Description:
The RNA shown here (Bacterial RNase P class A) has 350 nucleotides and comes from a Legionellales bacterium. It was read from a public genome assembly, where an Rfam model found it. Its mean pLDDT, the model's own confidence on a scale to 100, is 76.
RNA sequence: AGUGCCAGCUGUGUAGUUGCUGUAUUAAUACAGAGGAAAGUCCGGGCUCCAAGAACUAAAGUGCCAGGUAACGCCUGGGGGGAUGCAAGUCCUACGGAAAGUGCCGCAGAAAAUAAACCGCUCUUUAUUGAGUAAGGGUGAAAAGGUGCGGUAAGAGCGCACCGCGCUACUGGUAACAGUAGUGGCAGGGUAAACCCCACUUGGAGCAAGACCAAAUAGGAAUCAACGUAAUUAUUUACAUGUGUUUGUUCUCACAUUGAUUCGGGUAGGUUGCUAGAAAUAUGCGGCGACGUAUAUUCAAGAUAGAUGACUACACUUGACAGAACCCGGCUUAUAGGCUGGCAUAUUUU
Numbered sequence: 001a002g003u004g005c006c007a008g009c010u011g012u013g014u015a016g017u018u019g020c021u022g023u024a025u026u027a028a029u030a031c032a033g034a035g036g037a038a039a040g041u042c043c044g045g046g047c048u049c050c051a052a053g054a055a056c057u058a059a060a061g062u063g064c065c066a067g068g069u070a071a072c073g074c075c076u077g078g079g080g081g082g083a084u085g086c087a088a089g090u091c092c093u094a095c096g097g098a099a100a101g102u103g104c105c106g107c108a109g110a111a112a113a114u115a116a117a118c119c120g121c122u123c124u125u126u127a128u129u130g131a132g133u134a135a136g137g138g139u140g141a142a143a144a145g146g147u148g149c150g151g152u153a154a155g156a157g158c159g160c161a162c163c164g165c166g167c168u169a170c171u172g173g174u175a176a177c178a179g180u181a182g183u184g185g186c187a188g189g190g191u192a193a194a195c196c197c198c199a200c201u202u203g204g205a206g207c208a209a210g211a212c213c214a215a216a217u218a219g220g221a222a223u224c225a226a227c228g229u230a231a232u233u234a235u236u237u238a239c240a241u242g243u244g245u246u247u248g249u250u251c252u253c254a255c256a257u258u259g260a261u262u263c264g265g266g267u268a269g270g271u272u273g274c275u276a277g278a279a280a281u282a283u284g285c286g287g288c289g290a291c292g293u294a295u296a297u298u299c300a301a302g303a304u305a306g307a308u309g310a311c312u313a314c315a316c317u318u319g320a321c322a323g324a325a326c327c328c329g330g331c332u333u334a335u336a337g338g339c340u341g342g343c344a345u346a347u348u349u350u
Base pairs, nucleotide, nucleotide: 001347002345003344004343005342006341007340008339009338010337012315013314014313015312016311017310018309020033021032022031023030024029035321039332040331042330043329044328045327046326047206048205049204050203052252053251054250055249056248058246059202060201061200062199063198064078065077066076067075068074079095080093081092082091083090084089096197097196101195102194103191104190105189118137119136120133121132122131123130145163146162147161148160149159150158164186165184166183167182168181169180170179171178172177210272211271212270213269220263221262222261223260224259225258228239229238230237231236241256242255243254244253279298280297281296282295283294284293285292286291316319
């Protein structure tokens, strides 16, 4: 240099004329004005309001270990498994449990869990007549763990060696786990992205939340349930009924004659919420890293039928995906072209 991979920045530029929104200003005028994903609405929160709490149950979510974070199903670093590659490396992972139980594995095949004998092999018999077998062959994604030796009538963990699997101990590691040694012939396999079991977590609704001002109407009508009981001179007490923001039950608490359903009418105007933040940038320190911390500096849109457009000239890389609507942290998806850095290297050159 080529090749493979990973990460980051940018995302037409310059000049002029005119137009749009906000803030400041008496005005002239000045300053600012869509993204890396603003998309999806898939997660987590901040904030606002409604709530009384506890226990049990149902429902939902997550699922290797250790950290980070306001939090998460996110991120970082490790471990196990897998893919790809000559290799180094890179990428993916819906990764708790199959010895608690149930279910499923079509067709083919003799047989797919109450697991087996089609071909074959061996012995026996007049005769596949009877007995043995699961090593060889066939079917299939998968057929009583694999390879080799011995043994046998022929075979088989039947025995042995190695591997695999289970259990125990030791060593290393915070841990997931890895290694070593011993022991056992060994619960036939897969599937939990099937039901299920285990561990942990979980109030609801949402800026069309909410607050204020002004105005208008019908303080409307109907149905259903309860609308009380006992004691007490009375207050009050006990019980009953109803309501109280994930389902249901129980208990306590609060309020109270109310609660639920249906029909009908008025308003739908303005102000606010609305942008100073779990904020951004730079540097130092700590950490493998995510990130944390200290100092300094900065204030980058707030529309509401919804704002940044149009024209001219020049340039070259000839211009992709695409527009905020309360805010923030993530994930996923789409993306023309240009630039930069890092890691590895079978290839080529010096």